Description: This is a predicted structure of an 88-nucleotide RNA (c-di-GMP-I riboswitch aptamer) from Anaeromicrobium sediminis. Its mean pLDDT, the model's own confidence on a scale to 100, is 77. The model forms 89% of the base pairs in the Rfam consensus. The RNAcentral record of the sequence draws on Rfam. NCBI's taxonomy places the organism under Bacteria, Bacillati, Clostridia, Peptostreptococcales, Anaeromicrobium.
[in-house]
RNA sequence: UGGCCAUAAUAGAAAACUUAUUGAAAGAUAAGGAUUCAAAAACAGGAAUAUAAGGUGCAUAAAUCACUAUAAUGGCUAGUUUGUCAAA
Numbered sequence: 001u002g003g004c005c006a007u008a009a010u011a012g013a014a015a016a017c018u019u020a021u022u023g024a025a026a027g028a029u030a031a032g033g034a035u036u037c038a039a040a041a042a043c044a045g046g047a048a049u050a051u052a053a054g055g056u057g058c059a060u061a062a063a064u065c066a067c068u069a070u071a072a073u074g075g076c077u078a079g080u081u082u083g084u085c086a087a088a
Base pairs, nucleotide, nucleotide: 012037013036017032018031019030020029021028022027035075041081042080043079045077046076048073049072054068055067056066057065
């Protein structure tokens, strides 16, 4: 000097749940909240999960039912990039 990393500290993120707004729904945003997290940060994939407005099927029509993602989710997985402290 570089790699890995326990404990502690600084800084940061925020599950469940509650309220409000928004959306057809799944969800999203904001304010509280504090189970946890060194990648529980970003990016674009993969598979998975939940939803079904529209569409398709059934059908005389409506309703119901089934299928379907173009609309979503992650504290799933692997990849790339960035990233705080740091003993033995």